[in-house]
RNA sequence: CGGUGUGGCUCAACAGGUAGAGCAGCGGAUUUGUAAUCCGAAGGUUGUAGGUUCAAGUCCUAUCACCGGC
Numbered sequence: 001c002g003g004u005g006u007g008g009c010u011c012a013a014c015a016g017g018u019a020g021a022g023c024a025g026c027g028g029a030u031u032u033g034u035a036a037u038c039c040g041a042a043g044g045u046u047g048u049a050g051g052u053u054c055a056a057g058u059c060c061u062a063u064c065a066c067c068g069g070c
Stems, first nucleotide, its partner, number of pairs: 001068005008023004017054001026040004047063005
């Protein structure tokens, strides 16, 4: 100097406009039983603190952690 940081995990969200998916976990159906399959519900103060805005995961500033470069 650059990049990344979003449910437990892996990742989306795009010119600022309701934060989603897969997997895992939970409940149910199915099965003699487990797995698989199907159905359902739950789970997030978007690393932290400020700022701009009617509205910020998204823009600005600072800061922390990790990765890379000089």

Transfer RNA from a marine eukaryotic metagenome, 70 nucleotides, folded computationally. The RNAcentral record of the sequence draws on MGnify. The coordinates come from a structure-prediction model, not an experiment, and the mean pLDDT is 81.